Predicted 3D model of a 1394-nucleotide RNA (small-subunit ribosomal RNA) from an uncultured bacterium.
Rfam family: Bacterial small subunit ribosomal RNA. Gene Ontology terms of the family: ribosome and structural constituent of ribosome.
RNA sequence: AGAGUUUGAUCCUGGCUCAGGAUGAACGCUGGCGGCGUGCUUAACACAUGCAAGUCGAACGGACCCAUUCGAACGGAGAUUCGUCAAAGUUUGAUGAAGGUUAGUGGCGGACGGGUGAGUAACGCGUGGGUAACCUACCUUAUAGAGAGGGAUAACGAUUGGAAACGGUCGCUAAUACCUCAUAAGCCCACAGUACCGCAUGGUACAGGGGGAAAAGGAUUUAUCGCUAUAAGAUGGACCCGCGUUUGAUUAGCCAGUUGGCGGUGUAACGGACCACCAAAGCAACGAUCAAUAGCCGGACUGAGAGGUCGAACGGCCACAUUGGGACUGAGACACGGCCCAAACUCCUACGGGAGGCAGCAGUGGGGAAUAUUGCACAAUGGGGGAAACCCUGAUGCAGCGACGCCGCGUGAGUGAAGAAGUUUUUCGGAAUGUAAAGCUCUAUCAGCAGGGAAGCAAAUGACGGUACCUGACUAAGAAGCCCCGGCUAACUACGUGCCAGCAGCCGCGGUAAUACGUAGGGGGCAAGCGUUAUCCGGAUUUACUGGGUGUAAAGGGAGCGUAGACGGACAGACAAGUCUGAAGUGAAAUUAAGAGGCUCAACCUCGUAACUGCUUUGGAAACUGUAGGUCUAGAGUACCGGAGGGGCAAGCGGAAUUCCUAGUGUAGCGGUGAAAUGCGUAGAUAUUAGGAAGAACACCGGUGGCGAAGGCGGCUUGCUGGACGGUAACUGACGUUGAGGCUUGAAAGCGUGGGGAGCAAACAGGAUUAGAUACCCUGGUAGUCCACGCCGUAAACGAUGAAUACUAAGUGUUGGCAUCCGAAGGGUGUCAGUGCUGCCGCAAACCCAGUAAAGUAUUCCACCUGGGGGAGUACGUUCCGCAGAAAUGAACUCAAAGGAAAUUGAACGGGACCCGCCCCAACCGGGGGAGCAUGUGGUUUAAUUCGAAGCAACGCGAAGAACCUUACCAGGUCUUGACAUGUCGAUGAAUACUCCGUAAUGGGAGUAGGCCUUCGGGACAUCGAACACAGGUGGUGCAUGGUUGUCGUCAGCUCGUGUCGUGAGAUGUUGGGUUAAGUCCCGCAACGAGCGCAACCCUUGUUGUUAGUAACCAGCAGUAAGAUGGGAACACUAAUGAGACUGCCCGGGAUAACCGGGAGGAAGGCGGGGAUGACGUCAAAUCAUCAUGCCCCUUAUGACCUGGGCUACACACGUGCUACAAUGGCGCGAAUACAGAGGGAAGCGAAGCCGUAAGGUGGAGCAAAACCCCAAAACGCGUCUCAGUUCGGACUGUGGCCUGCAACCCGGCCACACGAAGCCGGAAUCGCUAGUAAUCGCAGAUCAGCAACGCUGCGGUGAAUACGUUCCCGGGCCUUGCACACACCGCCCGUCA
Repeated sequence: AGAGUUUGAUCCUGGCUCAGGAUGAACGCUGGCGGCGUGCUUAACACAUGCAAGUCGAACGGACCCAUUCGAACGGAGAUUCGUCAAAGUUUGAUGAAGGUUAGUGGCGGACGGGUGAGUAACGCGUGGGUAACCUACCUUAUAGAGAGGGAUAACGAUUGGAAACGGUCGCUAAUACCUCAUAAGCCCACAGUACCGCAUGGUACAGGGGGAAAAGGAUUUAUCGCUAUAAGAUGGACCCGCGUUUGAUUAGCCAGUUGGCGGUGUAACGGACCACCAAAGCAACGAUCAAUAGCCGGACUGAGAGGUCGAACGGCCACAUUGGGACUGAGACACGGCCCAAACUCCUACGGGAGGCAGCAGUGGGGAAUAUUGCACAAUGGGGGAAACCCUGAUGCAGCGACGCCGCGUGAGUGAAGAAGUUUUUCGGAAUGUAAAGCUCUAUCAGCAGGGAAGCAAAUGACGGUACCUGACUAAGAAGCCCCGGCUAACUACGUGCCAGCAGCCGCGGUAAUACGUAGGGGGCAAGCGUUAUCCGGAUUUACUGGGUGUAAAGGGAGCGUAGACGGACAGACAAGUCUGAAGUGAAAUUAAGAGGCUCAACCUCGUAACUGCUUUGGAAACUGUAGGUCUAGAGUACCGGAGGGGCAAGCGGAAUUCCUAGUGUAGCGGUGAAAUGCGUAGAUAUUAGGAAGAACACCGGUGGCGAAGGCGGCUUGCUGGACGGUAACUGACGUUGAGGCUUGAAAGCGUGGGGAGCAAACAGGAUUAGAUACCCUGGUAGUCCACGCCGUAAACGAUGAAUACUAAGUGUUGGCAUCCGAAGGGUGUCAGUGCUGCCGCAAACCCAGUAAAGUAUUCCACCUGGGGGAGUACGUUCCGCAGAAAUGAACUCAAAGGAAAUUGAACGGGACCCGCCCCAACCGGGGGAGCAUGUGGUUUAAUUCGAAGCAACGCGAAGAACCUUACCAGGUCUUGACAUGUCGAUGAAUACUCCGUAAUGGGAGUAGGCCUUCGGGACAUCGAACACAGGUGGUGCAUGGUUGUCGUCAGCUCGUGUCGUGAGAUGUUGGGUUAAGUCCCGCAACGAGCGCAACCCUUGUUGUUAGUAACCAGCAGUAAGAUGGGAACACUAAUGAGACUGCCCGGGAUAACCGGGAGGAAGGCGGGGAUGACGUCAAAUCAUCAUGCCCCUUAUGACCUGGGCUACACACGUGCUACAAUGGCGCGAAUACAGAGGGAAGCGAAGCCGUAAGGUGGAGCAAAACCCCAAAACGCGUCUCAGUUCGGACUGUGGCCUGCAACCCGGCCACACGAAGCCGGAAUCGCUAGUAAUCGCAGAUCAGCAACGCUGCGGUGAAUACGUUCCCGGGCCUUGCACACACCGCCCGUCA
């Protein structure tokens, strides 16, 4: 930092999506260790249990314990001189001076600490100020003080109620508890002064007299701790103010204590905070009120920044404590673990009544995708109480659980090629996994085991914890997964699947060869994690302050006037609000940045610094903006003079036309259309003449000419009236620009009331058209159109371009003024105001815009505005307005695009210009479509009727030959390494030929004959047998392919290099003017050249020369039955090589060109005729059945063999042909029965002769061919038939034959005789052909035993007609224009119906 996605491609606009970072996360798979953090985001849902706020006996009276001593009583171990003494123990009293415990009174603390974020849009929070309007326990400092009394009350005792909670009555008692009196100031109150000060009220200091207010001399024991008053400090709070603080106008008006005043009440204190009275204010478009959402901030995440989002943890503030309300106590609360009331819920109960509040720490249920232990300790840090010891402390310090996050470490290191095995893949050779493993040599971080063992504390005290850390021994052992691999985005193969299963963030993959699905191998990325989901920022300059737009992509209000607001000309001073600058205060800490330091490093922690871009106070500057004055005239306006104009309103007048009425003339039609009909007309239309009536509109002039703000305005005259322009420079002196709301105006249609109504004409009626025709066309026709008044308020209201000002090359028209010059009916020059065109710079995505008012360069203001497309300017709701339809505002849902009618190439269609057609039409000739037959196809049938070809470009096509074979199909019978190929092993010696049995046939069985080389081992070759690799497949896919072919089309096109133009796709060249059959040639030109095509080169044909002369030829010579022979080399012919034609020559046209027209000569003349030759490409055109081939499929069968059948079927439909329908004909005869070309011939062609009516038979001369053979018909001559289903026509059928062949039943061809069908020239529509052509006549060949051939390919004979011409039909080429098509018009796409 970008990328993908709209198109055939391009540029732009524009959305969608991705790559990054982050999280209190969750889910899936996986999981070794440690450190530091962090953990109910949901139900402010309900809570069992335990703990979380107590402490002081040094305030007080008691009670109890304990100890000692003393007294008394009991007791009597033991001692005794027997007198007595007497321990322990028990009871009781005193003391308690020594001690301990503590229910109560009393003091301090339970207002801190801890939790939560429900409420709150607020002075709640943040920031900066104010209090002259305030309070503050404990603490500190200072001054002063503590005198004298009094009465109670808990506890306790007695008694008593209740289940309990908890009480009642009587009696006793103490205090640092409570009360009275005294004293007291610089304290408080009221009064009245002085000085100084202040931002108003006022404050401070001093002085006066008057009034008022205090205490505990208590505790302990010698040192303090307490008490009271005042002042001050510190700390903590309270109130007020400036500024900032979410969304919605589909929330526009709100408010009665409301706003203010006076006097009170209340408070620590100000205040409508509260109360009485008075006034009627106050807030709001700079968004009041209402609704929704939300704790705020330091900060966190992201970002280049500006911003955007968030407010967990840590820290500050606020609010809350089951819900709502209330006060008490106190320095402080309206109080989380206090009180009272109400409500809901839960619990106890003896039913009378009571108890409770985890949003403290743990924990439970519930909710949820989801969030931990009913742990240890007060050792540290802090907090409360106490003189202290000490007590309390779920604050806190620690531990436990969770990969939830961040950080660190490890899962080994070195060596190791037989490149092992396995796996994957393969073209089978190999390649990959891969130094990876194994093996060998090392090491021990972590974990595990053992030993030692802290700091945390200046003296004691350690929960953590035998923890961190150190040391030792020991084993490579205990420790790797997740996602991805079509592009974006790093990483590829195989198999499976077959639009199925599935994937997908976007584009999109999957329909039999998927790098996108699933699996595997391999690879890429990250790593104790990896992916997914959700959310935020980024990318997105896609709300644009930084940093966007509005002619056509979304977007200028229909137009004007004008309020608020915003902005605003020149000069010189003043002030200092904005602005700039210096200083000071503040901006808490943490966080952040960079720098140091401490944990082995890091995360983490610590230190000082920077920063915190802000706010406040204050000193200064005065250019700019601003403010208040002064001055000016260039902006703006006024005045005077002048001309132009469909500017507006009102009144009057005019002629042409239309229709109607009356009258005349006149007769059968008129009218209307593509053609008609409805309609009008003999009751007299239309037409025509005259007269009259009515309404509406104003021809010519008339013009990218005029006027108006826009809408708009057109006969003439008059009246009233608005604005602009030019000239003059007298007056005012910035009076200006824009303009949210607002007001006015606003075509047509429409609405209301009243008129008017000729023509036209929605609706409506009829006639046509049509499948229908609620349309287009025709005949009628009502609202309306017109007038007056009043509404409506919209249009592609457009220049799709808001208004204003200034500036920025020119040229050329035109309208209205003015000035000036000249040679003046006119013209030139200049200038102001309009209105057009061309065009430089510049701009623009391009198209284009471009001194006219710019789409340029700038400024100001407004509208917007606008925020991807569709839905849709629709629904719902609301508002406003109206008589009503309207108008304004404006969703849900859905797609990955929509769009720029931007521009480019193509294609198709339509339009325009030009051209061609070797048949497109026209002209001419002949056909098919009707009949019969042949042949192919469809369909049907069948065991099978094998398969393919399908508009032109399938259908006498593959097939240049289906009786068997062919043959691929069907039935039946057989074979299984196979009919065919290669390799291995064994056996045999053959192979092969023949015979026999058997079969429908193959298969099967039996037999006979029958080799070579040799170094003697064997070999070559072949057969048989065996097993396995494999063979085989006319099985599938022509949409996996090669090759080949068709077609557009023998149409004239298709491209490239360099240059130039364009942001680019692309353009240019190849377009233009001529010309040609031709992108053929010439000329011109930002093009210059080149290639594939065209043409030519090739073959053939037409003329001719030379050479050659047999098997061809014969003029002259000889000669014959005969060019048979001698001979000839002239002619013809043959076949090799030349010549010839090139617009070369002449005339004319054309541009002096290319070329065209005519002519000469010539066999041939402008490409002489014909053939071969087929550019880039199109049709996923045809062919896997010619062949080849990938993949898939079959393998005792989808392979191979055999017999028979089928491909030849037959209600029917189509194509291509043959034969005909007859007289231009049929038939017969004749000419020794006239005349070709090109081919073929040995398993062949086959002559003559003979036989047969004939097919043919016999025969076998000649010929491997210019030698022999196959070998002509129409034509010509004569005769006959005489228009008829015939002497036309020959189908069909019968009989008898011939030929080929193992074999003509299915299923061949031919002959003879007999039979003698349809058919008398063919509907709509349609085909071929431009000269040796059509038409017509026969001949040959391939395939082939024969033949379906009437087919196909060639050959010659006879031999026409017509073309005015290119308007139309068809096809094609080039240029141009439009397009929302690009699978490209067989497109795209709208509506209705199902």